[in-house]
Molecule: c-di-GMP-I riboswitch aptamer
Organism: rhizosphere metagenome
RNA sequence: AACGGGCAAACCCGGAGCAAUCCGGGGACGCAAAGCCACAGGGCCAUCGAGAGUGCGAUGGCCGGCUGGGUUGCCGAA
Numbered sequence: 001a002a003c004g005g006g007c008a009a010a011c012c013c014g015g016a017g018c019a020a021u022c023c024g025g026g027g028a029c030g031c032a033a034a035g036c037c038a039c040a041g042g043g044c045c046a047u048c049g050a051g052a053g054u055g056c057g058a059u060g061g062c063c064g065g066c067u068g069g070g071u072u073g074c075c076g077a078a
Base pairs, nucleotide, nucleotide: 006031007030011026012025013024014023015022016021029065035071036070037069039068040067041066042063043062044061045060046059047058048057049056
């Protein structure tokens, strides 16, 4: 290169949630895993506490389209 294709950012509408964010529809910025998994790191939200000057600690939650890792998978010159 490569068949059939797949997913779906921002934004808009409806819904859930205190929020981060998530679900459905529209829509495509992009993605060879942009399929799945919250174990590690990182980021975000909420609550509580300390503290007094720009963020410390704990707990719970969220993000896989932030990174690492695990796992499954189409094609095929290999």